Model confidence (mean pLDDT): 80 of 100. Predicted 3D model of a 108-nucleotide RNA (SAM riboswitch aptamer (S box leader)) from Clostridium pasteurianum DSM 525 = ATCC 6013. It matches the Rfam family "SAM riboswitch aptamer (S box leader)". About the family: The SAM riboswitch is found upstream of a number of genes which code for proteins involved in methionine or cysteine biosynthesis in Gram-positive bacteria. The sequence is in RNAcentral, with records from Rfam and Ribocentre.

Parts: sequence; C1' cells; structure tokens
RNA sequence: CUCUUAUCGAGAGAGGUGGAGGGAAAUGGCCCUAUGAAGCCCGGCAACCAGUGUGAUAAUUUCACAUACGGUGCCAAUUCCUGCAGAUAAUAUACUGCAAGAUAAGAG
Repeated sequence: CUCUUAUCGAGAGAGGUGGAGGGAAAUGGCCCUAUGAAGCCCGGCAACCAGUGUGAUAAUUUCACAUACGGUGCCAAUUCCUGCAGAUAAUAUACUGCAAGAUAAGAG
C1' cells in the first nucleotide's frame, strides 16, 4: 500500500507543561481556541485483539457474560457537515442505501 470482516447517535479531567493554533486529507461551510489551540506528561473512556474467570457444550473448538494487568484505539460538535442515488418535504431534514474515511482483527 491492497484485499476481507466488524464497528462508527454512547463514553472519557475546572490536572501539569506548553505557547497558537486546531477540528485526519482535498473543496466549500460551520465551529473550537489567550476564561488559553496543537504537542508532551499524568489522568480517564471503551472493550476490537490477547490474557484471566464463570457458565453452556461431546469438545483443548465454539458461544455468552464478567474482568481490565498486556497490544492498539479514543477523550467538543453523528465519522461536525460536505460526494452519489432515493425518501419525505419544499429551497430544509440527527431519514434510507452506497461511496469515501477512521479504528480493530486477519490475509497478501
């Protein structure tokens, strides 16, 4: 980088440092930010993978639940909105599907 599968309306500090930017990328919006952005440290959330425990099962497999020491991930706003098709409705909508993207696990 490509492919496959799953998930994406919930959750997460009024701490330290740091100093101006940030919301993954492109366009255009709309927002957050000196009542202090990013980054880093601590803290936390979740439970995808692994581990552990309990139960079911013929079964070391598999499934469910619990846990959270390990591997990721995440901690404003629906994946902030944004593309295509449709629906409702009428110049709008936190509707549906697809696409795109993100994350996890596996394969090449």